[in-house]
RNA sequence: GGUCGUAUCGUAUAGCGGAGAUUAUAUCCGGUUGUCAGCCGGAGGAUCGGGGUUCAACUCCCCGUACGACCG
Numbered sequence: 001g002g003u004c005g006u007a008u009c010g011u012a013u014a015g016c017g018g019a020g021a022u023u024a025u026a027u028c029c030g031g032u033u034g035u036c037a038g039c040c041g042g043a044g045g046a047u048c049g050g051g052g053u054u055c056a057a058c059u060c061c062c063c064g065u066a067c068g069a070c071c072g
Base pairs, nucleotide, nucleotide: 001071002070003069004068005067006066007065010025011024012023018055027043028042029041030040031039032038048064049063050062051061052060
């Protein structure tokens, strides 16, 4: 330098042109306990950036950025 892939709550992860955006863990609150842990119940928290297509984009297309793989 070229080709391909990936990018979603703090972390990990599912998912789809019309979603209430999934789950786990962490965090916070409450219950349980002499305390902590554990356990039980609940709460808040995310679509990499910019354009385009479309009635409608997290989803499709283009460019960029970051990371990864392969080739040279």

Source information:
The RNA shown here (transfer RNA) has 72 nucleotides and comes from a Clostridiales bacterium. The prediction has a mean pLDDT of 82. Its Rfam family is "tRNA". Gene Ontology term of the family: triplet codon-amino acid adaptor activity. The family's RNA type in Rfam is transfer RNA. The source organism's lineage runs through Bacteria, Bacillati, Bacillota, Clostridia and Eubacteriales.